[in-house]
RNA sequence: GCCACGAUAGUGUAGUCGGCAGCACGGGGGAUUGUGGCUCCCCAGACCCGAGUUCGAAUCUCGGUCGUGGCC
Repeated sequence: GCCACGAUAGUGUAGUCGGCAGCACGGGGGAUUGUGGCUCCCCAGACCCGAGUUCGAAUCUCGGUCGUGGCC
């Protein structure tokens, strides 16, 4: 230098037919309990960046950044 794959809450991940972004842990509040733990309920929190296509993009297209692997 070229090619492939990947980037989603604090962490780990699901979502590929284009139509509300989900789950677990963690965090906050509450119920329960003599206290704590367990359990249960509620809440907040994310699509790597820019552009394009579209009524509508996490998803499709182009460029960029970073990471992993391969080729030279």
Transfer RNA from a Microcaldota archaeon, 72 nucleotides, folded computationally. The prediction has a mean pLDDT of 81. Lineage of the source: Archaea > Nanobdellati > Microcaldota. Rfam family: tRNA. The family's RNA type in Rfam is transfer RNA. The RNAcentral record of the sequence draws on ENA.